RNA sequence: GAUAAAGGCAAACCGCCGGCGACGGCGGGACGCAAAGCUUCCGGUCUGGGUUCGCCCAGAUAGCGGGGUUGCCGAA
Numbered sequence: 001g002a003u004a005a006a007g008g009c010a011a012a013c014c015g016c017c018g019g020c021g022a023c024g025g026c027g028g029g030a031c032g033c034a035a036a037g038c039u040u041c042c043g044g045u046c047u048g049g050g051u052u053c054g055c056c057c058a059g060a061u062a063g064c065g066g067g068g069u070u071g072c073c074g075a076a
Stems, first nucleotide, its partner, number of pairs: 001073001008033002013028006031063001037069003041066003044061007
């Protein structure tokens, strides 16, 4: 990050499974994505529990931002 090339990933929804839950896995399916590859370090939001009602603990979300890190191509 372009009127490029080769590709990649896969939202919602549906089916099955797991979880108290947020949500996750597999299959189908494509809304989109130049990192929509990976990573909870910071913030946000969400879930469960506790609370002296100030917050605290554990978890989820990487497709909510920021950061770290790795990668394909090559016009300006």
Molecule: c-di-GMP-I riboswitch aptamer
Organism: soil metagenome